This is a predicted structure of a 550-nucleotide part of an RNA (large-subunit ribosomal RNA, domain I) from a Candidatus Shapirobacteria bacterium. It was read from a public genome assembly.
Context: one part of a larger RNA
RNA sequence: CAAAUGGUGAAUGCCUUGGUCGCUAAAGCCGAAGAAGGACGUGGUUGACAACGAUAUGCGUCGGGGAGCUGUCAGCAAGCUUUGAUCCGAUGGUUUCCGAAUGGGGAAACCCCUUACAGUGAAAGCUGUAGGACUGUGUCAAUUUAUUGAUACGGGGGUAAGCCGGGGAACUGAUACAUCUAAGUACCCGGAGGAAAAGAAAACGAAGUGAUCGUAAGAUCGUUAUUCCGUCAGUAGUGGUGAGCGAAAUCGGAAGAGCCCAAACCUCGAGUAAUCGAGGGGUUGUAGGAUCUAACUUAAGAGAUAUGAAAGAAUAGAAGAACUCUCUGGAAUGGGAGGCCAAAGAAAGUGAAAGCCUUGUAUUUGAAAUUCUAGUAGUAUUUUUGUUAGACACCUGAGUACGGCGGUACACGCGAAAUACCGUCGGAAUCUGGGGGGACCAACCCCCAAGGCUAAAUACUUUAGCGGACCGAUAGUGAACUAGUACCGUAAGGGAAAGGUGAAAAAUAUCCCUGAAAGGGAGGUGAAAUAGAUCUGAAACCGUUUGCUA
Numbered sequence: 001c002a003a004a005u006g007g008u009g010a011a012u013g014c015c016u017u018g019g020u021c022g023c024u025a026a027a028g029c030c031g032a033a034g035a036a037g038g039a040c041g042u043g044g045u046u047g048a049c050a051a052c053g054a055u056a057u058g059c060g061u062c063g064g065g066g067a068g069c070u071g072u073c074a075g076c077a078a079g080c081u082u083u084g085a086u087c088c089g090a091u092g093g094u095u096u097c098c099g100a101a102u103g104g105g106g107a108a109a110c111c112c113c114u115u116a117c118a119g120u121g122a123a124a125g126c127u128g129u130a131g132g133a134c135u136g137u138g139u140c141a142a143u144u145u146a147u148u149g150a151u152a153c154g155g156g157g158g159u160a161a162g163c164c165g166g167g168g169a170a171c172u173g174a175u176a177c178a179u180c181u182a183a184g185u186a187c188c189c190g191g192a193g194g195a196a197a198a199g200a201a202a203a204c205g206a207a208g209u210g211a212u213c214g215u216a217a218g219a220u221c222g223u224u225a226u227u228c229c230g231u232c233a234g235u236a237g238u239g240g241u242g243a244g245c246g247a248a249a250u251c252g253g254a255a256g257a258g259c260c261c262a263a264a265c266c267u268c269g270a271g272u273a274a275u276c277g278a279g280g281g282g283u284u285g286u287a288g289g290a291u292c293u294a295a296c297u298u299a300a301g302a303g304a305u306a307u308g309a310a311a312g313a314a315u316a317g318a319a320g321a322a323c324u325c326u327c328u329g330g331a332a333u334g335g336g337a338g339g340c341c342a343a344a345g346a347a348a349g350u351g352a353a354a355g356c357c358u359u360g361u362a363u364u365u366g367a368a369a370u371u372c373u374a375g376u377a378g379u380a381u382u383u384u385u386g387u388u389a390g391a392c393a394c395c396u397g398a399g400u401a402c403g404g405c406g407g408u409a410c411a412c413g414c415g416a417a418a419u420a421c422c423g424u425c426g427g428a429a430u431c432u433g434g435g436g437g438g439a440c441c442a443a444c445c446c447c448c449a450a451g452g453c454u455a456a457a458u459a460c461u462u463u464a465g466c467g468g469a470c471c472g473a474u475a476g477u478g479a480a481c482u483a484g485u486a487c488c489g490u491a492a493g494g495g496a497a498a499g500g501u502g503a504a505a506a507a508u509a510u511c512c513c514u515g516a517a518a519g520g521g522a523g524g525u526g527a528a529a530u531a532g533a534u535c536u537g538a539a540a541c542c543g544u545u546u547g548c549u550a
Stems, first nucleotide, its partner, number of pairs: 001547007013535001014500002018471002020468009029158002037098003040053003044076002047073003050057001059092006068080003103112003113132008134155010163191005173180001177240001203223002210221004227254004237245002258453003261397001265280006285431001287396003291391006300385008312372004317365003323338005339356002341345001347359003402426008412438001433448005487494002507534001510522004
């Protein structure tokens, strides 16, 4: 050096219990009736996980189910069960201690006090049950106006993501950096709900030189709450006109729903009065309403209260077709042969590749109990509602609109800067009124602020089912295994590694070597043991044997 054969080592291949991303459907808050989360216990043996709570690996009831069972690692012992166990579903009971933690304290899972009642004891005391925190609102009581007490109903804390509101960075980008960007992001605080928010025009669009009608004068001519998706469009814009930021109307879809107050005026009550309370009335922009006058109209709706379904669905289940022979083999689902079912040839498992072996699948079917549908439909009672014309000029949201100054939000960085909001100083009009149409003015058009409510389409998560030109153990979640574990850190926090015997443990009886164990040799099981604590088993690295070269 070559060949052969081993050791070590773990790549590779194959596998999948676990992940990941979606789709469809359903569901969506828990908590003083003590949550979330924990500590400590509970087993014949009990270390961990899981389950449970001194009734502790479980108790009652009602259903399902039908032969095995006493959770897993994982045995052993002792038991249970056709008088129906284990198991599955529903509903109850129990539920130590800590924790908002709430009798006081406290270094959480501990210590101590007090009231009433009960038990026990000679007594001191001990035991048990039920109470004893703070705070909001209502009511009641006490005493002197203020407080105290009682009582009823609430609050408190948790919560992955999503939502609304109050605050609010920097790294970064701009090839430096300051306006700008990152970004109203991260993060902090508050709040609510199964969704939240928004929402019923002081909206948009258009604007006349057009169209239709009309002899003319003139009249009429779009959308119609909000939200979400697509488009408009990387457009119009904005921008140290840099980096960048970035609409809206329109159009096409999803879904569709509209309502209630304040005021004028009337009635009643209180009050000396101002005024206040209750009921009626009324709610809009072609203005509407009140008041007064006149005329017409009675039918269909809407609300409240009481009662309250059915069908259907969810939470266990049930029925469910059809194959044999032969060959190879350790094993048939494979080859050969002949059949069969199919509203079922989805899938998984079974000793290799199975429509006909098993579980299932298509189809059909099922609930004592609880829940959804739904306090809906229906039923009963009851309340309520209209239109036109004229007159009148009473009402129609004020420290508001708006303006100055200073800011913020709007795609829009002060700009020609409208619009919206905040601070501050000023401060209207009242329908013969007011706002808007991107400075502003005129004309024209649209609308009616300064009060409130509102389902659905939307977001997210969980559960179930189904799927992926997603991963396959250095991948995929950090976690396929006792994983937020071991371990590290005073702490906040950081944070792993670790899957595979075989069809079946059949997991190597017995003998030998050895002081014993380990290991090995016979021997046994098995298809295989170079499948022996293990699939396959590459390379680096370390040996052994043989040959070659010097």